[in-house]
């Protein structure tokens, strides 16, 4: 510290998703030990049962139980008696149950938290002053006497006190009108020398307690600045409400409450609503600023079933007190009670989930007590949980035959792995018996001393000194024994560290994201090995982080998401220069605060650490104080450059009004004049013989709209404005001078303008023209095009309030190179003036440096370099949406979400493809032309059908006379039947036998049995070669599958001119330049220019072949000349001259002239030459592209079978047949066909072959046989053509198919199912719609011949020659292809992409009559317990009294005040609802084809 993910790839933009820590956790797999710390986050749901706050007899009456003691009675171990004595139930009284221990429901508050503040109160405690005198009346308990099931209770009577009341004092203290008035108390224990006694004491001391009042300490209450969570789709709140007076109230201030009296508080710095939330110290995370939480621990609040209340009390509106109401649960004798665990355990539920119904007061603390002590689920302790940190261990060393075994395997090893075992050793924890600190010292007690006293009592100090341990079989020590009792766990496709095989086959499954899996899966599942951690280890959940993805630190807004349509202004925030004084922010310094614990630093304790624990440090804060004055604020003064004002000029479609011009369209009226107009791709609707349309003119009418000037030219804030004149008017610029003297900028709300459309109301209405009406197009066409047309377009009045309101760029003010245009204005020199020229302003425009940008691009009219101020943006859909407010007559503006749902969506640029986008160019692509195909009959291939089989492949072009250069058996892969299982075929083991060759029989054949002959070769005598039979098992075989595993090989764009490299350059980069341009060419073929220079595959040459020519050679080929000889022939002898032959060489290079070009490169045109510009043809096929084809040539990976998918044999299929189509073939006829005659090639091929010649047959052939292993011999008469006849336009003397007959020839065999000859039949065709194919010269056409396959079987392949044309204007269209450019939403690349409605499923969600439920507001009603007021009824110890009564107090009984709780009638909000809206998502569904292309076919 980053990385995955959009793209075919880049860059940038933007979401999403991982690696990190971390947690009261939980679930899944596994678990040896110890510290240490946590443990109901959910239902502030409801609780059984135990405990959790009681204590003092040194306050009281007192004895119900317990002990001891005295008496007494007797059955001598029982009874009974006595507060006497320890004590103590129940009472009375005192202190304390306001702490301590839960909890997080409520509150967004002075609740908290920080840092101040006055008008308070404070029991226990400390300090100080004074006091503490004397009397009275009652109630509990208890007896008695009653009521009730019970809780509990009602009457009589008896009685103690530190309980309750008067009285007396009153230094402090309250009050007050300053005369004065008011107000306490309580005793109890311990000791006693004197002294007095009623013998009880009294009195003194000491202890503790008691009033009063001060003061402190502590704890509370109260005010007060600041801070403290989301919503503006909550915007106004508010009558005790804000103050005052005055009175109540209370410790205490104060609308806290009442009475009058003003009429006022609060709020955009967000009131009031609504929602959520106990705050904080911290805690987790971070580099930090942040951000997220607020368990445990520790500080404040609040609560204590649910509401309300007030009592007592220092202190409470009271967790374990009290009344009422309400829900709920229990006991009830139905009459009426009783409870609140959110204390510790514990049950139930809830939930993913969270502990024992444990010991102990031995330690701290805390209450009560003079103390002993007693109570203490506070608290120490234990138990249970890997929940979380931290520590240990689970052995160590040696050990290579690198064992077994497991995996893998290229079969050779490799790896698991020194890993096991063996061998030698330690024994930590666990475990067994052992020993063993420390947590304890105070209080008690005794003793001596000192202090208080009179005191050797008692207290206090000190000194001694005995007891006390829950934990606890404690830590910690040493002994014994044994390697013995202690390993999981995810994860291996990139991110990310780790890799093979098996199995599975878009199945099963996995996945944090991108994505895996359709037969080779390093992604599924297992296994082997590996890698991370390790008593864990992984998954979910959450929260910071990465994330500069809310930005303070730390970001944007031409085109990604972002400038308001604009301009004016509040309120706000910002602000030129200077002087002086001030010091609020600002800056330093002190002090006070900032609680402990955390958290860092640096010590010590626990064997370390986790942990504990000393100190310092931090606590960025806030308060006061002192000091400073440059800056910024606020006071006062100056100033003039910001702005504003004068004065004088000047340009304009700036606005608004009244007026008035001409040109055209339409209408209108009458004239000319006829048969069409008019419209369109083409039409037809329409208008027209009722006279159009055209035409020439109307002093005719009536609307709107201003051509030419006219300009990236003017104005205006924008919308926006164009004839002309004239009223009112508003900015702006120039050039000079004088004033005010910061007056300025921006601008949340606000209020104005605000294109078209559109609305309301009146008018107008030419022409245009939504809606509609027809006419066309088209499958449809509710369009596009045409012919009509209505609101509207226009006036006045009012409204609406939006636009791609765009420079898709807020306003204002500074400063940053230049360089040309254009407006408007001032200036200068010249000049009669003009214009030009320099210059200065204020606009409005093209270029363009630096800079910026993601790049396009901006670039003084900034998108540069700072500043102010405002608006706005945070992935994509969902949503220019719901819903609510607001606004409007509506239409609809504006403000604006959320569920769901995706891994993207979007910018720029780059490279391809493409394009019903351009530009050059080629190409039998088109055109021009010949001939053909499709019709006809057969041949032959293919689809479909059928078939036991009709074997497999090959399927636009590039499959279809194709693999097959040749299916009767065979071939043969197919089908039925019979057979066989180490095999037909290959290695290898063992036995056996030569091998072979021959008879027969059964059988369709394989096969089976049988018979006769035959005993080989080589030897080192051990054997071995080769071949044949039999067995066993390794393996053979498979034309089985997969060409989408694969070599190889081929086919196609394409014989088309491209395809790249290196190195420099440019570019953030993908890339780009080279290669592009300007000219050529058949060519990226060559020159020229060039940030490119070079290079390589291709082209093109080199190779073959064919055209002339030399030279060489001369047989089987030739034969001029010479000779010779036939009827006749190079036939002989000769010959090398020609022809041919097969070897070499020559020629042809745009080389020469001439023009063109640019002084090139080329072209064009001639010459010369057998050939001219590649001469002519062939081989040769660049980078790729098509998962193009082939697993059945062959080779091969993996699967699949293994008495069969293998072998092997007979037959039969591959040859079927309504029909579809593709390539041939013959012909339709006279340029013919039939028939006599007679002429001229080239290439080939032959011995299991070609065959002469004779002879027979009509012939197909058959018979004999000569040559030839070939320039010698055969196939081999080449046909067409030429010369004659003969048919005469007819289904023919054209065509021949088909069918019967008789043959022939191959072959074991011609049914199924060959060719071929004869004779007889003689179909159907009389030049082929639509559409389509070849071909540019010895080329089509048209004729024949030869070959390979092959026993035979060619209309087909391949070859060969003969005859031999026609046409090309030219490159608009088709079609295919290069090159530049262009635009793209297309990269699977147009057979691309994509949109909407409509079925169907699921999903969340808006309306929706409404219904049920929370929660609140306003009017009532209602009124329990309390409290205060009142008060005529009743009842009353203390005190007073004149004894009559009274004051007071209780009860009632009434007023106020108020919870539950009722009505009515709004406001929110939740859930739910027949039907309905749109939206999301889903694999192949329908209908079309909007949109993406220069016009995507209508921009």
């Nucleotide at each position: 510290a980053g990385a995955g993910u959009u793209u075919g790839a880049u860059c940038a933009u933007g979401g999403c998703u991982c690696a990190g820590a971390u947690u009261g956790a939980a679930c899944g797999c596994u678990g040896g030990c110890g510290g240490u710390a946590u443990g109901c986050u959910u239902a502030a749901c409801a609780c059984a049962u135990g405990c959790a706050a009681g204590u003092c007899g040194a306050a009281c009456g007192g004895u119900a139980a317990c002990a001891g003691c005295a008496g007494a009675g007797c059955u001598u171990g029982c009874u009974c008696u006595g507060g006497c004595u320890g004590a103590c139930g129940a009472g009375u009284g005192g202190c304390g149950g306001a702490c301590g221990g839960g909890u997080g429901a409520g509150u967004a508050a002075c609740g908290c938290g920080u840092a101040g503040g006055a008008a308070u109160c404070u029991a226990c405690c400390u300090g100080a002053u004074a006091g503490a005198u004397g009397g009275g009346g009652a109630c509990a308990a208890c007896u008695c006497a009653g009521g009730g099931a019970a809780a509990c209770u009602u009457g009589a009577g008896c009685u103690a006190a530190u309980a309750c009341c008067g009285a007396a004092u009153a230094c402090g203290c309250c009050c007050u009108a300053c005369g004065g008035g008011g107000g306490a108390a309580a005793g109890c224990g311990g000791g006693g020398g004197a002294u007095c006694u009623u013998c009880g004491g009294a009195c003194c001391u000491c202890g503790c307690g008691c009033u009063a009042u001060c003061a402190g300490a502590u704890g509370a209450g109260c005010c007060u600045g600041c801070g403290u969570u989301g919503g503006a789709u909550u915007a106004g709140c508010u009558a005790g409400u804000u103050g005052g007076u005055g009175a109540g109230g209370u410790a205490a201030u104060g609308g806290c409450u009442c009475a009058c009296c003003a009429a006022g508080g609060c709020g955009a710095c967000g009131a009031u609503c609504c929602a959520u939330a106990g705050c904080u110290g911290g805690u987790c995370u971070g580099a930090g600023a942040g951000g997220a939480c607020g368990a445990u621990c520790a500080g404040c609040c609040a609560c204590a079933c649910u509401g309300g209340g007030a009592c007592u009390g220092a202190g409470a509106c009271a967790c374990g007190g009290c009344c009422c109401a309400g829900a709920c649960u229990c006991c009830u004798a139905c009459g009426g009670g009783a409870g609140g665990c959110a204390g510790c355990a514990g049950u139930g539920g809830g939930g993913a989930a969270u502990a024992u119904u444990g010991g102990a007061c031995a330690a701290u603390g805390g209450g009560c007590g003079c103390a002993a002590g007693c109570c203490u689920g506070a608290u120490c302790c234990a138990g249970c949980a890997a929940u979380g940190c931290c520590g240990c261990g689970u052995g160590u060393g040696u050990g290579a035959a690198g064992a077994a075994g497991g995996c893998c395997u290229g079969a050779g090893g490799g790896u698991u792995g020194u890993a096991a075992a063996g061998c030698a050793c330690u024994u930590u924890c666990a475990g067994u018996a052992g020993g063993g600190a420390a947590g304890a010292a105070a209080g008690g007690c005794c003793u001596a001393a000192c202090g208080u006293u009179a005191a050797u009592a008692g207290c206090g100090u000190c000194u001694g000194u005995a007891a006390u341990g829950a934990c606890g079989u404690u830590a910690c020590c040493a002994a014994c024994a044994c390697a013995a009792g202690a390993a999981g766990g995810a994860c291996c496709g990139g991110c990310u560290a780790a890799c093979u095989c098996c199995g599975u086959g878009c199945c099963a499954g996995c996945a944090g994201c991108c994505g895996c899996g359709g037969u080779a899966a390093u992604a599924c599942g297992g296994a082997g090995g590996g890698u991370c951690c390790g008593a864990g280890c992984g998954u979910u959940a959450a929260u910071c982080g990465g994330a500069a993805u809310u930005a303070c630190u730390g970001g944007g807004c031409g085109u990604a998401a972002a400038g308001c349509g604009u301009a004016c202004g509040u309120a706000g925030g910002u602000g030129g220069c200077u002087u002086g004084a001030u010091u609020a922010g600002u800056c330093g310094g002190a002090u006070g605060u900032g609680a402990a614990a955390g958290c860092c630093c640096u010590g010590g304790g626990c064997u370390c650490a986790a942990c504990c624990u000393g100190g310092g440090a931090a606590c960025u804060g806030c308060a006061u104080u002192c000091a400073a004055a440059a800056c910024u604020g606020g006071c006062a003064g100056a100033c003039u450059u910001g702005a504003g004002u004068u004065u004088g000029g000047c340009a304009g479609a700036g606005g608004c009004u009244a007026g008035u011009g001409g040109a055209a369209u339409u209408c209108c009226a009458g004239g000319u004049g006829u048969a069409g107009c008019g419209g369109u791709g083409a039409a037809a609707u329409g208008c027209g013989u009722a006279g159009a349309u055209a035409u020439a003119g109307g002093a005719a009418a009536g609307g709107a709209a201003c051509a030419c000037c006219a300009g990236u030219g003017g104005c205006g804030a924008a919308g926006g404005c164009g004839g002309c004149u004239u009223c009112c008017u508003g900015g702006a610029c120039c050039a000079a001078u004088a004033c005010u003297g910061a007056c300025a900028c921006u601008g949340a709300g606000g209020a104005g303008c605000g294109a078209a459309a559109g609305c309301g109301u009146g008018g107008g209405g030419a022409g245009c023209a939504a809606a509609c009406a027809g006419g066309a197009u088209u499958a449809g066409a509710u369009a596009c095009c045409c012919u009509g047309g209505u609101a509207g377009u226009c006036c006045a009045c009012g409204c609406c309030c939006u636009a791609a309101a765009c420079g898709a760029u807020g306003a204002g003010a500074a400063c940053u190179a230049g360089c040309c245009g254009u407006u408007g204005g001032g200036g200068g020199g010249a000049u009669c003036a003009a214009a030009a020229c320099c210059u200065u302003u204020a606009g409005u425009g093209g270029c363009g440096a630096a800079g910026c940008u993601a790049a396009c691009g901006c670039a003084a009219u900034a998108a540069g370099u700072a500043c102010u101020c405002c608006g706005c943006c945070u992935g994509g859909g969902g949503a220019u949406u719901a819903c609510g407010g607001c606004c409007g007559c509506a239409a609809g503006g504006u403000u604006a979400a959320a569920a769901c749902u995706c891994a993207a969506a979007g910018g720029a640029a780059u490279u391809g493809a493409c394009g019903g986008g351009g530009g050059c160019c080629c190409g039998c692509a088109c055109a021009a032309g010949c001939g053909g195909u499709g019709g006809a009959g057969c041949a032959u291939g293919u689809g479909g059908u059928u078939u036991a089989a009709u074997u497999c492949g090959a399927u636009g072009c590039a499959a279809c006379g194709c693999g097959a250069a040749g299916a009767a058996c065979c071939u043969u892969a197919c089908c039925u039947g019979c057979c066989u299982u180490u095999g037909a075929c290959a290695u290898c083991c063992u036995c056996g036998g030569a091998a072979c060759c021959u008879u027969c029989c059964a059988g369709a054949g394989a096969u089976g049995g049988u018979u006769g002959g035959g005993u080989g070769c080589c030897u080192u005598c051990g054997g071995g070669a080769g071949c044949c039979g039999a067995g066993a098992g390794a393996c053979a075989g498979g034309u089985g599958c997969u060409g989408c595993a694969u070599g190889g090989c081929u086919g196609u764009c394409g014989u088309c001119a491209g395809c790249u490299c290196g190195u420099g350059u440019c570019g953030u980069g993908a890339g780009a330049u080279g290669u592009u341009g300007g000219g050529u060419u058949a060519a990226g073929u060559c020159c020229c220019g060039u940030a490119a220079c070079g290079a390589g595959c291709g082209c093109a040459a080199c190779c073959c072949u064919u055209a002339u020519c030399c030279c060489u050679a001369u047989u089987u080929g030739c034969c001029a000349g010479c000779a010779c000889g036939u009827u006749a022939u190079g036939g002989u002898g000769g010959g090398a001259a020609c022809u041919u032959u097969a070897g070499g060489g020559a020629g042809a290079c745009u080389g020469c002239c001439g023009g063109u070009g640019a002084c090139a490169a080329a072209c064009c045109g001639g010459a010369g030459g057998a050939a001219g510009g590649u001469g002519a043809g062939g081989a040769c096929g660049a980078c790729g592209u098509c998962a193009a084809g082939u697993c059945a040539u062959c080779a091969u990976g993996g699967c699949c079978c293994u008495u069969a998918u293998g072998g092997g044999u007979a037959g039969g299929g591959c040859u079927a047949c309504a029909c579809a189509c593709g390539u041939g073939c013959u012909a339709c006829a006279a340029u013919g066909g039939c028939u006599g005659g007679g002429a001229c090639a080239g290439a080939g091929g032959g011995c299991u072959g070609c065959u002469a010649a004779c002879u027979c047959g009509c012939g197909a052939g058959a018979g004999u046989a000569c040559g030839c292993u070939a320039a010698u011999c055969c196939c081999u008469u080449a046909a067409a053509g030429c010369c004659g006849g003969u048919c005469c336009u007819a289904g023919u003397c054209c065509g021949g198919a088909u069918u019967g007959g008789a043959g022939u020839c191959u072959g074991c065999a011609a049914c199924u199912c060959g060719a071929c000859u004869c004779c007889a039949u003689g179909a159907a065709g009389c030049u082929g719609g639509a559409a389509u194919c070849g071909c540019u010269a010895g080329u089509a056409a048209u004729c024949g011949c030869g070959g390979a396959u092959c026993a035979g079987a060619a209309u087909g392949c391949c070859g060969c020659g003969g005859u031999g044309a026609a046409u090309u204007c030219g490159u608009u269209c088709c079609c295919g292809g290069g090159c530049c450019u262009u635009g793209u939403a297309c990269a699977c690349a147009c057979c691309g992409c994509c949109c909407g409605u409509c079925a169907c499923a699921c999903c969340a969600u808006g309306g929706g009559a409404g219904u049920g439920g929370g929660u609140u507001g306003c009017a009532a009603a209602a009124g329990a317990a309390g409290u205060g007021g009142g008060u005529a009824g009743g009842c009353u110890a203390a005190c007073c009294u004149u004894c009559g009564g009274g004051a007071g107090g209780c009860c009632g009984c009434u007023c106020a005040c108020c919870a539950c709780u009722u009505u009515g009638u709004g406001a929110u909000u939740c859930a739910u609802g027949a039907c309905u809206g749109g939206g999301g998502u889903g694999a192949a569904a329908u209908c079309g084809u909007a949109a993406c292309a220069a016009a995507g076919g209508u921009a």
Predicted 3D model of a 1499-nucleotide RNA (small-subunit ribosomal RNA) from an uncultured prokaryote. The coordinates come from a structure-prediction model, not an experiment, and the mean pLDDT is 84. It matches the Rfam family "Bacterial small subunit ribosomal RNA". Its family is annotated with ribosome and structural constituent of ribosome in the Gene Ontology. The RNAcentral record of the sequence draws on ENA.